[in-house]
About this RNA
c-di-GMP-I riboswitch aptamer from Steroidobacter sp., 83 nucleotides, folded computationally. Model confidence (mean pLDDT): 82 of 100. The organism belongs to Steroidobacter, within Bacteria. It was read from a public genome assembly, where an Rfam model found it.
RNA sequence: CGACAUCAAGGGCAAACCCGCCGCGAGGCGGGGACGCAAAGCCUCCGGUCUUUGGCAUAAGCAAAGAUAGCGGGGUUGCCGAU
Numbered sequence: 001c002g003a004c005a006u007c008a009a010g011g012g013c014a015a016a017c018c019c020g021c022c023g024c025g026a027g028g029c030g031g032g033g034a035c036g037c038a039a040a041g042c043c044u045c046c047g048g049u050c051u052u053u054g055g056c057a058u059a060a061g062c063a064a065a066g067a068u069a070g071c072g073g074g075g076u077u078g079c080c081g082a083u
Base pairs, nucleotide, nucleotide: 012037013036017032018031019030020029021028022027035070041076042075043074045073046072047071048068049067050066051065052064053063055062056061
């Protein structure tokens, strides 16, 4: 000097729930509030789960559109870093 890990430091985000608004709905946005998170920053490419629509279908289910990034995988960016 560099790398990895840990303890820390400065902090960050924000579950459930409540209020208001949007949406057919899953759910989203804002405020309050903290269950937790080292990427709980961002991205639907893959899988899962959920919602709706009409079509096929005896049902099961299939398809399309959407939601979930705090369900995983993946991509990408990022703070600190002692002993």